[in-house]
RNA sequence: UACUUAGAGUUUGAUCCUGGCUCAGGAUGAACGCUGGCGGCGUGUUUUAGGCAUGCAAGUCGAACGGUCUAAUUUAUUAGAUAGUGGCAAACGGGUGCGUAAGACAGUGAUAAUCUACCUCGAGGUUUGGCAUAACUUUGCGAAAGCGAAGCUAAUACCGAAUAGUCAAGGGGGGGCAUAAGCUAUUUCCCUUGUAAAGUUUUCGGACGCCUCGAGAGGAGUCUUUGGCCUAUCAGCUUGUUGGUAAGGUAAAAGCUUACCAAGGCUAUGACGGGUAGCGGGUGUGAGAGCAUGACCCGCCUCACUGGGACUGAGACACUGCCCAGACUCCUACGGGAGGCUGCAGUCGAGAAUCUUCCCCAAUGCGCGAAAGCGUGAGGGAGCGACGCCGCGUGAAUGAAGAAGCCCUUCGGGGUGUAAAAUUCUUUUCUUUGGGAAAAAUUUGUGAUGGUACCAAAGGAAUAAGGGGCCGCCAAACUCGUGCCAGCAGCGGCGGUAAUACGAGUGCCCCGAGCGUUAUCCGGAAUUACUGGGCGUAAAGCGCUAAAAGGCGGUAUGAUAAGUCAGACGUUAAAUCUCCGAGCUCAACUCGGAGCUGGUGUCUGAAACUGUCUUACUUGAGGACGGAAGAGGCAAGCGGAAUGGCUGGUGUAGCAGUAAAAUGCGUUAAUAUCAGCUAGAACACCAAUGGCGAAGGCAGCUUGCUAGGACGUUCCUGACGCUAAAUAGCGAAAGCGUGGGUAGCGAAUGGGAUUAGAUACCCCAGUAGUCCACGCCCUAAACGAUGGAUGCUAGGUAUUGGGGGCCCGACCCCCCCAGUAUCGUUUUUCAAGCUAACGCAUUAAGCAUCCCGCCUGGGGAGUACGGCCGCAAGGCUAAAACUCAAAGGAAUUGACGGGGACCCGCACAAGCGGUGGAGCAUGUGGUUUAAUUCGACGAUAAGCGAGGAACCUUACCAGGGCUUGACAUCCUGCGAAUCCGCCAGAAAUGGCAGAGUGCCUUCGGGAACGCAGUGACAGGUACUGCAUGGUUGUCGUCAGCUCGUGUCGUGAGAUGUACGGUUAAGUCCGGAAACGAGCGCAACCCCUAUCCUAUGUUAAAUAUUCAUGGGAAACUGCCCUGGAUAACAGGGAGGAAGGUGGGGAUGACGUCAAAUCAGCAUGGUCCUUACGUCCUGGGCGACACACGUGCUACAAUGGGCAAUACAAAGGGAAGCCAAGCCGCAAGGUGGAGCAAAUCCCAUCAAAAUUGUCCUCAGUUCGGAUUGAGGUCUGAAACUCGACCUCAUGAAGCUGGAAUCGCUAGUAACCGUAUAUCAGCCACGGUACGGUGAAUACGUUCUCGGGUCUUGUACACACCGCCCGUCACGCCAAGAGAGCCGGUAAUACCCGAAGUUCCUUUUUCAAGGACCUAAGGUAGGAUCGGUGAUAGGGGCGAAGUCGUAACAAGGCAUCCGUAGCGGAAGCUGUGGAUGGAUCACCUCCUUU
Repeated sequence: UACUUAGAGUUUGAUCCUGGCUCAGGAUGAACGCUGGCGGCGUGUUUUAGGCAUGCAAGUCGAACGGUCUAAUUUAUUAGAUAGUGGCAAACGGGUGCGUAAGACAGUGAUAAUCUACCUCGAGGUUUGGCAUAACUUUGCGAAAGCGAAGCUAAUACCGAAUAGUCAAGGGGGGGCAUAAGCUAUUUCCCUUGUAAAGUUUUCGGACGCCUCGAGAGGAGUCUUUGGCCUAUCAGCUUGUUGGUAAGGUAAAAGCUUACCAAGGCUAUGACGGGUAGCGGGUGUGAGAGCAUGACCCGCCUCACUGGGACUGAGACACUGCCCAGACUCCUACGGGAGGCUGCAGUCGAGAAUCUUCCCCAAUGCGCGAAAGCGUGAGGGAGCGACGCCGCGUGAAUGAAGAAGCCCUUCGGGGUGUAAAAUUCUUUUCUUUGGGAAAAAUUUGUGAUGGUACCAAAGGAAUAAGGGGCCGCCAAACUCGUGCCAGCAGCGGCGGUAAUACGAGUGCCCCGAGCGUUAUCCGGAAUUACUGGGCGUAAAGCGCUAAAAGGCGGUAUGAUAAGUCAGACGUUAAAUCUCCGAGCUCAACUCGGAGCUGGUGUCUGAAACUGUCUUACUUGAGGACGGAAGAGGCAAGCGGAAUGGCUGGUGUAGCAGUAAAAUGCGUUAAUAUCAGCUAGAACACCAAUGGCGAAGGCAGCUUGCUAGGACGUUCCUGACGCUAAAUAGCGAAAGCGUGGGUAGCGAAUGGGAUUAGAUACCCCAGUAGUCCACGCCCUAAACGAUGGAUGCUAGGUAUUGGGGGCCCGACCCCCCCAGUAUCGUUUUUCAAGCUAACGCAUUAAGCAUCCCGCCUGGGGAGUACGGCCGCAAGGCUAAAACUCAAAGGAAUUGACGGGGACCCGCACAAGCGGUGGAGCAUGUGGUUUAAUUCGACGAUAAGCGAGGAACCUUACCAGGGCUUGACAUCCUGCGAAUCCGCCAGAAAUGGCAGAGUGCCUUCGGGAACGCAGUGACAGGUACUGCAUGGUUGUCGUCAGCUCGUGUCGUGAGAUGUACGGUUAAGUCCGGAAACGAGCGCAACCCCUAUCCUAUGUUAAAUAUUCAUGGGAAACUGCCCUGGAUAACAGGGAGGAAGGUGGGGAUGACGUCAAAUCAGCAUGGUCCUUACGUCCUGGGCGACACACGUGCUACAAUGGGCAAUACAAAGGGAAGCCAAGCCGCAAGGUGGAGCAAAUCCCAUCAAAAUUGUCCUCAGUUCGGAUUGAGGUCUGAAACUCGACCUCAUGAAGCUGGAAUCGCUAGUAACCGUAUAUCAGCCACGGUACGGUGAAUACGUUCUCGGGUCUUGUACACACCGCCCGUCACGCCAAGAGAGCCGGUAAUACCCGAAGUUCCUUUUUCAAGGACCUAAGGUAGGAUCGGUGAUAGGGGCGAAGUCGUAACAAGGCAUCCGUAGCGGAAGCUGUGGAUGGAUCACCUCCUUU
């Protein structure tokens, strides 16, 4: 000085955790969509290393050479040009990323193992000769490309000779350096041999060249070491391979090549193989560590149509050179030729996608040249593209309590909004005009860019705004449309009629010449964890042990200096990055200076720690000795009980089995019982949570062999240790092979049951197997779901062994040491600590160290393919496509359980009476119909809405009418209103005619009413109770539901409200981390039961009754008993009443999207000459049938008749209606009384009681149905009223399965009244009284409810969740007879060009050999595509079959294995608890 770390959504009813998915950020050579004013600086085929038309991209030198040509002429020259020879360059510059995982690249060192044209420096030299050849001339062949023959000629072309040594080669000696060879310019000496040269030009000074040697600079080659991808489902690779010797070869070391010899070399620190890839500086991101990446710019490498090859040269195995082969394209006279844009432009193609066939060599460079200069698609510039970064603008000020338009509205208003308009101003930008650079280095000349940048003036707000979003994450909302449709969506998710989530409008938010989307990378992601994670239950400890490699390792001394640390000097190019400064008006951009964790080399130093070496030590480890413990292992022998079989005896009809049965066994004698014999398997009690073992596992007794551990005492060795990939061994049960054995049990199988079925559970049989020997298999819930080792961190208990104390002493008792086992339980705390919680807690899941194994969302899947193992079954190793947004752990609150405990209720039981059967009434369904209006549907619909459908009601149907309407408000005109008559019509309605003219008045008119008109509107029992209010039902008159504060818990939550008692009660008491409070309970209210008192109408009067008001009384108050002395319970007294006296009203938080839009109200939607409204008639009353609620009965506890008693509570004016009279009666007439304690309904009742008849029958029961005649209401009783009289006299003789009500003045029986109402279908509803029971042992069971507890995979909450087959559709992957293709090798054949070699040759050249590209043949390897078919997997709307799992899931579940079965699955065998419930044992605490 700079830098310095953010989270959110989504699993659940809620919580914490684990864990994935998704989002917010930045970036890009980008693309796409919408939009688009300017400038600067950058940048632009990421795909087909696909094919290319056309032009250009490497030439230059006449001062190397001979010719030729042109021009000028002074005719002898000058000037210029250049085809060829020659020189230099063309190996640079430019492009690309195919190949390449190491001949590359980067960092570092070496070259004492090397080369180097041009350039610079130093030293010396440049003498003398020669032979040719192109061009050119003549000529031949060919279509062309081109080729050949003869002749002439030059050089800085080529070849000899000379001279030289600081050069090279060989040999010898010395010094120094280095050391493995070796090197020597840190100038050593001697000998032998060898090889050089070119001139041109000149202003005659020289200049440029040429040759040899040395040096420098720059460039290049080679080697060493280090570093950076994936894959082990690639584990072994290699024959020039590894080394040596010799030779060859190169500029140079080297198996670089060849011959011979040896048999090496590499590899788990990953060889070999496969896949992918140019590498670095850097770039993106990130707090960093990292992760990803390698466009532009710079460095290196690589390639140049594909493959091979060499030539030339200082340099190439050469992008625009050569030869050959191949593919492709073009020309052709068919004989033969030509070509290579991955240079710049451009074109086709491919693709989501990437530009001009531009200007200039002015600048910077490069090549050639002495130079002038020439060339240069390098480069400098311009053009196109918002592709990126940066900058500017699209105007500024004033301007209404605020125009219009649009949107919203609660209709008041609000928003857009100072925004616009308008006024004033400015001119960046734009247009026009004028001027006009720097870049030029160099005195002159030279500018493509470019009349550009820039400057000045004029004009005029003029030329210039969009994109995305607005449910949450995430800034920003209203209205309309749509109606699980159309659509949205990054995740959660939205849309099924009130969508802030779709589409539109308005408004708002964000960014802005851009904005969004898509793709990719990093981040967030501590989600691979080095920094910085985990493994008891979430994914994760190998089943166990031994042990080589590896990793790690006790105490002390000394040494060393590899690791480590410090300093110095190099290096790690520049650009980039950071900081400071500077230049373009700023910025981007550019320039200058400084810095830059770190890497690496050399040198010097330090010595604590690690390493190494040395010497010691004893505490880790091991050994010796001693006495003890044990289901440790292997083998052999022995034993008794039980079971089955056999023999015999006794004995007779059953046995066995189950919830119940049956199959089965038994009169050929079973079962039972006694005696004997025999067989196999397992070892009761002891026995335990006990012991031993590494784990699996191990149990009668004895013996033999054998292994390990613990303790004690001293002694010995002296770190010998710990862990443990690879490897080896062991490893329950099942299973396999061979041979035995087989009592019991018992997969499979057969039979019997159960069941809808029952391939199961239960029963009867029963084969493999279970047992033994030998050999395999190698897996388990192989579990403590907890790897091993070491150390540390309170204890308690039991037990084993030992020691000590005490004791005379084996004991007992006490203490100590060491080890082992256990820690269950309660509480005191199980401490601290850890944990998501549960829990763990000296046997850690605590605190630490070391080593190994393992995990990284669920499913697909522990599967496929490949490999290894196995006789097989199968095991081990182990993916991907695809699919989901979760899957999961622990704990919480509920709900549920064919879990548990406790309690309550007419819940059951005990009783009484019914329903279900009959007839009728009534409601519902169904059916029918023009309509049978609508609603209500388990409990909680169905004598319900309806407390009263002939019309009306009425909502339905048919027909006839009306259209501002039957009803409301406003406006205009006319008329008062109103009343009466006639005609048509079914009526509504229509037509005609007449009467009547009122009230107020400011004289204009007004109020009420009627008619007509106009439009705003009316109207709707039309829809939505799933938009609502209100009301109601139900759980349930059940005892619950909550809050404040405090406390506990990370939290959801808990506590309070649990517990012990008690109650009808969360009622009360006690105690307690709770203390209090609220809504409920109870009480307060009403009726009723007793008494007192006051008043009161009625009644002739009195008293009672009665009514109204006030008061008394009941409170577990008193006594006894029990109980914690409490609450309370039981009993008793007194009392009208006794333990809430009886009844009512009263219904907590909530549940059922419960019911009602048709009672009312109401949002939204719909209809508007109709879904409104009026009228007539019909329907709601239909009738094969099914259900609910009732009435009446079936009779003698009855029916008929007669007589005689006793209520309460109601109602009455369009009313109740007395007496009297008439009628058999319904009723009629009549009219007294009464707005009611007075009168009436109403004799006040019926059952009851008394008497009599009937005598068990379809009856003197029962009354349906039908006929006839009447009465009453009402315009009107046909559909469709009630009642009366006479006649008729059906079913029915007590009701199947099932089911309802009721606990006392109750049930049952009996009648009375009333609301609605003209009348009534009322047998209904609501009240009232009369008579008046039985029973409750009790809580096992049914139903419902409450509290606590437990399990849960449920939370829409068991009407839950959920598994598998099958059927259909879609998708991906694997198998598959095969088919097709790619890649890399192998063997053989053939073999171009070409280097090298051989032969021949004066030369040119010819022939041959080895190797080899391409090609061919063959068999394999490997990768990919495709494939009939079959199998599994995933996902799909509401399919089919069952119900396997979750509760004890109705047979506890699960793991391994085997068999079986449509399927889940079942069964056998061994194992686990990750099983509920009950009981017992053990243990712990207290007494």